[in-house]
RNA sequence: AUUUUCUAUAAAGCGCCAGAACUAAAUCCGGGACGGAAAUGGAUUUAGUUGACGAGGAGGAGGAGUAUCGAAGUUUUCGGCGGAUACCUCCCGGUUGCCACACAGCCGUAUGCUUUUCCACAAAUCACCGGGGUGACCCGGUGGACAAAAGGAAAAGUAUGUGGAAGA
Numbered sequence: 001a002u003u004u005u006c007u008a009u010a011a012a013g014c015g016c017c018a019g020a021a022c023u024a025a026a027u028c029c030g031g032g033a034c035g036g037a038a039a040u041g042g043a044u045u046u047a048g049u050u051g052a053c054g055a056g057g058a059g060g061a062g063g064a065g066u067a068u069c070g071a072a073g074u075u076u077u078c079g080g081c082g083g084a085u086a087c088c089u090c091c092c093g094g095u096u097g098c099c100a101c102a103c104a105g106c107c108g109u110a111u112g113c114u115u116u117u118c119c120a121c122a123a124a125u126c127a128c129c130g131g132g133g134u135g136a137c138c139c140g141g142u143g144g145a146c147a148a149a150a151g152g153a154a155a156a157g158u159a160u161g162u163g164g165a166a167g168a
Base pairs, nucleotide, nucleotide: 014082015081016080017079019078020050021049022048023047024046025045026044027043028042029041053070054069055068059091060090061089062088063087092108093107094106095105096104097103098164099163100162101161102160112158113157114156115155116154117153118152119151126143127142128141129140130139131138132137
């Protein structure tokens, strides 16, 4: 230095990097006309850098696997690998439709469907500044903004079969 095993810690725009791009060093190519040198440029090797800005999201098991929402940007937030609270099925628990059974849905301390109104301090980007690095870049500080979805609250309307109840 590499590999394997064990233990601990850490996270969900989360983690990693073999494509790609960029930086540095070394070597080589090229560089009109006599000789030599050189710039832009190219190739290889080695070592580095980049590679998602927040909001939102967990009953259990299995499955599958490009899993919600916008902001910025239009150069890579590209591409790849792994993972993930989303999704599907089943189970458990609960719940809506006046009651029971069924049926059709819904939810995981919330809860049928439709519509309307209200609620919601985003972070980066940006500007100014500090620090680290030869450099690509990285780590921060201050200031001022700008979302959407989910969700919450309220209102209106509306919701199956059989039997029953109530009302008219």
This is a predicted structure of a 168-nucleotide RNA (glmS glucosamine-6-phosphate activated ribozyme aptamer) from Weizmannia acidilactici. The RNAcentral record of the sequence draws on Rfam. Rfam family: glmS glucosamine-6-phosphate activated ribozyme aptamer. About the family: This entry contains a glucosamine-6-phosphate activated ribozyme that is found in the mRNA for GlmS. GlmS is an enzyme that uses fructose-6-phosphate and glutamine to generate glucosamine-6-phosphate. It is annotated as a riboswitch. Taxonomically the source falls in Heyndrickxia (Bacteria, Bacillota, Bacilli, Bacillaceae).